[in-house]
RNA sequence: GGAGCGAACCAGGCAGCCGCGGAUCAUUCGAUUCGAGGAAAGUCCGGACACCGCAGAGCAGGGUGCUGGUUAACGGCCAGCGGGGGAAACCCCAGGGAAAGUGCCACAGAAACGACACAGCCUUCGGCCAUUCGGCCGUCGGCAACGGUGAAAAGGUGCGGUAAGAGCGCACCAGCGGUCUGGUGACAGGCCGGCUGGGUAAACCCCACCCGGUGCAAGGCCAAGUCGGAGCGCUACGGGUUGCUCGCCCAGCUCCAGGUCGGCCGCACGAGGUGACCAGCAAUGGUCAUCCCAGAGAGAUGGCUGCCCACGACAGAAUCCGGCUUACGGUUCGCUACUCCU
Numbered sequence: 001g002g003a004g005c006g007a008a009c010c011a012g013g014c015a016g017c018c019g020c021g022g023a024u025c026a027u028u029c030g031a032u033u034c035g036a037g038g039a040a041a042g043u044c045c046g047g048a049c050a051c052c053g054c055a056g057a058g059c060a061g062g063g064u065g066c067u068g069g070u071u072a073a074c075g076g077c078c079a080g081c082g083g084g085g086g087a088a089a090c091c092c093c094a095g096g097g098a099a100a101g102u103g104c105c106a107c108a109g110a111a112a113c114g115a116c117a118c119a120g121c122c123u124u125c126g127g128c129c130a131u132u133c134g135g136c137c138g139u140c141g142g143c144a145a146c147g148g149u150g151a152a153a154a155g156g157u158g159c160g161g162u163a164a165g166a167g168c169g170c171a172c173c174a175g176c177g178g179u180c181u182g183g184u185g186a187c188a189g190g191c192c193g194g195c196u197g198g199g200u201a202a203a204c205c206c207c208a209c210c211c212g213g214u215g216c217a218a219g220g221c222c223a224a225g226u227c228g229g230a231g232c233g234c235u236a237c238g239g240g241u242u243g244c245u246c247g248c249c250c251a252g253c254u255c256c257a258g259g260u261c262g263g264c265c266g267c268a269c270g271a272g273g274u275g276a277c278c279a280g281c282a283a284u285g286g287u288c289a290u291c292c293c294a295g296a297g298a299g300a301u302g303g304c305u306g307c308c309c310a311c312g313a314c315a316g317a318a319u320c321c322g323g324c325u326u327a328c329g330g331u332u333c334g335c336u337a338c339u340c341c342u
Base pairs, nucleotide, nucleotide: 001338003336004335005334006333007332008331009330010329012308013307014306015305016304017303018302020035021034022033023032024031025030037314041325042324044323045322046321047320048319049215050214051213052212056246057245058244059243061211062210063209064208065207066080067079068078069077070076082093083092084091085090096206097205101204102203103200104199105198118147120143121142122141125138126137127136128135129134155173156172157171158170159169160168174196175195176193177192178191179190180189181188182187219265220264221263222262228256229255230254231253232252238250239249240248272291273290274289275288276287277286278285279284
C1' cells in the first nucleotide's frame, strides 16, 4: 500500500426568530423543561400485563433437539466438542434409531436388500483339433478378487497365500465392540479384538423435553340513550376457554329488531438508563452512586436566517420489553496473509 475478516461508535452540529405535543407552575399574558430508531421495519420467536366460575387430566396439534453456562423466557446469547469451507484471520452446520413399522433410491447396470452373476477366472470328467505349448465345446464343482454401470455394488490400499480367489493371513487406515486414562460433559487419547454389504428420518415414524386460550380493537370506570319480540330450555340433551373427550361450573341459550360513533383510565418508574468496583474466559450477575429520557388520538418535531464540516444513507413510536431477520451512509479500532521501503 491495496485485499480479506471481526468489532465499536455516529446517524449532521451550533445560534437566533416564529410555529407544534406532553409535564410542572401560574391561571391574565405566559414561564421552565422534555419530545422518534438502530433498525421505530418484518410480525419470525419469547415474555410482562389483562380477561376467560377451573385454567385439572388426556388426545389432537405445535415447538425444540451436540455439551455446559446464562436469562423472566426463547428457536436467543456466551464458551466448548464434532463436522465442513478458507492459505489464514474467521465463517457455517447440528439429537439417537433404518434389526419397531411403512415408504423412496430415477437412468445405467447381472444385481439397489437382504443379493439367483453380464463379461468372466480356476478346476473334475467327456469329446474334437493339434501332437510342442496348448486351444475349443459340454458337464460336476470352487470364486466374487479383476472388468463394466452408477451417488452408492459383500470396508479401503499394499504384500503374502491359493487350483483360482476371498481378512484366508499380515501391515497401515476406517467403522464396530471391549477396556484404561483425562474432562462436569459433549468428547479425546492409549491398548486389545479379524468382528465388518447400503443410503435416506429439515420422508412418515419412534425417543426426550416444553406449550391452556385470546389479546390494548386486552380490560375497567363514568355519562347518555332506546322498544322490544319469537323459539327452545330451567339440574342438564343446552351453555362456559380456537378443536375433541372426561372432569368441573352455570340457568339461561339461539335468532330478529333497536340504542350507544361521548369522556376518562389502561398510557409509561421500567425484568429501566448511565458510571465505578467485584465475580466470571465470556454471555451475564452482584454492590454502590446517579438520572427520569415521547405518550399522540385523522394521530405531535415544521419553516426561515447565519456559521461549521465526517456534506448526513435506510428510514417515523401507537401497550411495553428481550431477541432474530431484512434495509443502509460514514468514522475509528483490532486481526490475517501478500507486496514494497527503512
Annotation:
The RNA shown here (Bacterial RNase P class A) has 342 nucleotides and comes from an Actinomycetota bacterium. Its Rfam family is "Bacterial RNase P class A". By type it is a ribozyme. NCBI's taxonomy places the organism under Bacteria, Bacillati, Actinomycetota. The coordinates come from a structure-prediction model, not an experiment, and the mean pLDDT is 78. It was read from a public genome assembly, where an Rfam model found it.